[in-house]
Context: one part of a larger RNA
RNA sequence: UUGGGCGUAAAGGGCGCGCAGGCGGCCGGCCAAGUCUGUCUAAAAAGUGCGGGGCUUAACCCCGUGGGGGGAGAGAAACUGGCCGGCUGAGAGUGUCGGAGAGGAAAGCGGAAUUCCUAGUGUAGCGGUGAAAUGCGUAGAUAUUAGGAGGAACACCGGUGGCGAAAGCGGCUUUCUGGACGACAACUGACGUUGAGGCGCGAAAGCCAGGGGAGCAAACGGGAUUAGAUACCCCGGUAGUCCUGGCCGUAAACGAUGGGUACUAGGUGUGGGAGGUAUCGACCCCUUCCGUGCCGGAGUUAACGCAAUAAGUACCCCGCCUGGGGAGUACGGCCGCAAGGUUGAAACUC
Numbered sequence: 001u002u003g004g005g006c007g008u009a010a011a012g013g014g015c016g017c018g019c020a021g022g023c024g025g026c027c028g029g030c031c032a033a034g035u036c037u038g039u040c041u042a043a044a045a046a047g048u049g050c051g052g053g054g055c056u057u058a059a060c061c062c063c064g065u066g067g068g069g070g071g072a073g074a075g076a077a078a079c080u081g082g083c084c085g086g087c088u089g090a091g092a093g094u095g096u097c098g099g100a101g102a103g104g105a106a107a108g109c110g111g112a113a114u115u116c117c118u119a120g121u122g123u124a125g126c127g128g129u130g131a132a133a134u135g136c137g138u139a140g141a142u143a144u145u146a147g148g149a150g151g152a153a154c155a156c157c158g159g160u161g162g163c164g165a166a167a168g169c170g171g172c173u174u175u176c177u178g179g180a181c182g183a184c185a186a187c188u189g190a191c192g193u194u195g196a197g198g199c200g201c202g203a204a205a206g207c208c209a210g211g212g213g214a215g216c217a218a219a220c221g222g223g224a225u226u227a228g229a230u231a232c233c234c235c236g237g238u239a240g241u242c243c244u245g246g247c248c249g250u251a252a253a254c255g256a257u258g259g260g261u262a263c264u265a266g267g268u269g270u271g272g273g274a275g276g277u278a279u280c281g282a283c284c285c286c287u288u289c290c291g292u293g294c295c296g297g298a299g300u301u302a303a304c305g306c307a308a309u310a311a312g313u314a315c316c317c318c319g320c321c322u323g324g325g326g327a328g329u330a331c332g333g334c335c336g337c338a339a340g341g342u343u344g345a346a347a348c349u350c
Base pairs, nucleotide, nucleotide: 004321005320006319007304008303012318014201015200016199017198021194022193023192025087026086027085028084029083030082031081033080034079035076036075037074039072040071041070048066049065050064051063052062053061054060091191092188093187094186095184096183097182098181103177104176105175106174107173108172109171110154115149116148117147118146119145120144121143125136126135162169163168206247207246208245209244210243211242215241216240220236221235222234223233258317259316260315261314262313263312266295267294268293269292270291271290272289273288274287275286276285299306300305323350324349325348332343333342334341335340
């Protein structure tokens, strides 16, 4: 439960695509299902709303009147709906031209650094810390020079910057490929929006199979610290981190703010585009569209704050909330190799 809400109090689905469903631009015609008008009809009484009356009052009782629902036929045609026809500078899409971008996939390439190996120089220390020790080193380490191997990540540029639906994306080149934006206004002619189910994508960790393994590093071993130290610090170190294929499907998946459309003062920065002005040209300046920040008014908010990227003003659609604990647990279902995920209570208690 015909109510109120969801930035921080409980509450926005992690994100997209989209079937059904809901909602839907402008003009004309027709229909009359919704809607409206009046007529007829049958609505038992009690009860109920209103007015009045009777018991001393009230409860109670009585009278009058009203409301609501169904059916029939008649009429209206503004709105919703249905059918037909038309429109476009309006919403949406296509086209042509143009520039921007760490958007995605694959292949190739590059330099710095760490580690390891070989060789040279060289000798007693190195390393590490608050201080140490474990550790490494005369079988020659650290340092330094040359060569080689291998894996992973790409300093500066770098931004308060860009791209992507989100997760996320950063060396360079090539190939394939998605989206957005601007200008033009040629084409289609409402083709739109949201979206229960459904389908897909989805960080990290984890799982399966096969590779790979430099650095880092759960677990683990050791050294310290300490009353203890299953930690913080130090020396090591295996899964893992990387690649291919397949699972998992979670997160403070956050802007803790669902999507769409329209409207509502300004100021200032920045990224992409177009036009104008100016100029030899570029810059500057002005206008405009798209994005991304900061400040701020009205308004809003419990306050903090938000404020054209709204948390303002409205409409449409979806998701979700309803005291704390028990509990995101139990049971059952579905999914998963497992880990577990998802759906999701109650007793009891405050």
Predicted 3D model of a 350-nucleotide part of an RNA (small-subunit ribosomal RNA, central domain) from an uncultured organism.
The prediction has a mean pLDDT of 87.
It matches the Rfam family "Bacterial small subunit ribosomal RNA".
The RNAcentral record of the full RNA draws on ENA, Greengenes and SILVA.